[in-house]
Record summary: A computed fold for a 151-nucleotide RNA from Paenibacillus oceani, annotated as c-di-AMP riboswitch aptamer (ydaO/yuaA leader).

RNA sequence: UCAUAUUCAUCGCUUAAUCCUUAAUGAAGGAGCGGGGGAACCAACGAAGCGUUUUUCGCUUCAGGGGUAAAUUCUUUCUUUUGCAGAGAGAACGGGAACUCUCAGACCCGAAUCCGACAGCUAACCUCGUAGGCGUCAUGAGAGAGAACAU
Numbered sequence: 001u002c003a004u005a006u007u008c009a010u011c012g013c014u015u016a017a018u019c020c021u022u023a024a025u026g027a028a029g030g031a032g033c034g035g036g037g038g039a040a041c042c043a044a045c046g047a048a049g050c051g052u053u054u055u056u057c058g059c060u061u062c063a064g065g066g067g068u069a070a071a072u073u074c075u076u077u078c079u080u081u082u083g084c085a086g087a088g089a090g091a092a093c094g095g096g097a098a099c100u101c102u103c104a105g106a107c108c109c110g111a112a113u114c115c116g117a118c119a120g121c122u123a124a125c126c127u128c129g130u131a132g133g134c135g136u137c138a139u140g141a142g143a144g145a146g147a148a149c150a151u
Stems, first nucleotide, its partner, number of pairs: 011135004018031004032130006042120001046062006064118001065115004072092008093110004099144006105137001
C1' cells in the first nucleotide's frame, strides 16, 4: 500500500414489519402501516354416475381450488429414476437501488411459504401480522419539494 475476515458505532437498503405506554424476569396494551374472511347489486356456475317431482332438483366421484409476495409465461439444451423432476441459456413481462417524478445508461432479483376440498366482488361486522435478511448506481440530465449556513 492492497485484499479478505471479525467487532462496534453512525447512516442507509428490502419489506406492512415502525413508534409510544405499562411492566421489570413477567406478560401485554395502543397508534400507525399491512393482510384475510364477510351482504345486496353485478359476475360466475366443468364432466360422469345414481336417485327423482322428468330435462328440474339432490347426492356421489373425478379434474381440484385459493391466499401472502415483484417472484409469472413461453422457447430451448443437458442430466435423467423418462416425471408436471433437477441444472443451465434466451425472450416477453414483473420488481429493486440515499427526497419525489420523468428520461437515459449500466447492473441485480423473479425465492419461499400457507390453507386443506373451502373462500368472486362485498357496506356493516369479525379476525390476523408488525418477522427476517442485508450494505445499495449513494450514476448522469431535467423539473419540483425540503434542510442547513451566512447576511
Overview:
The organism belongs to Paenibacillus, within Bacteria.